Predicted 3D model of a 72-nucleotide RNA (c-di-GMP-I riboswitch aptamer) from Sulfurovum sp. The coordinates come from a structure-prediction model, not an experiment, and the mean pLDDT is 79.
[in-house]
């Protein structure tokens, strides 16, 4: 160098809850429940908002792509 176990260490996201904001989902501060991809992508499934058009959720499943450490 390749393979790769795994919350153990550096890092990292940030659930419930509060407050502010948004027509509602969302967003923002605070917070810390949990995570090894809880980084990204809305393609497929599945949820929410919406009268509908037309948005969200990636920390619901799958699927792509990218990336720390490294038991052995």
């Nucleotide at each position: 160098a390749u393979g790769g176990a795994g919350a153990a260490a550096a890092g990292c996201u940030a659930a419930a809850c509060u407050u502010c904001u948004u027509g509602a989902a969302g967003g923002a501060a605070g917070g810390a429940c949990a995570g090894a991809a809880a980084g990204c992508c809305a393609c497929g499934g599945g949820u929410c908002u919406g009268u509908a058009g037309a948005g969200a959720c990636a920390g619901c499943c799958g699927g792509g792509u990218u990336g720390c450490c490294g038991a052995c």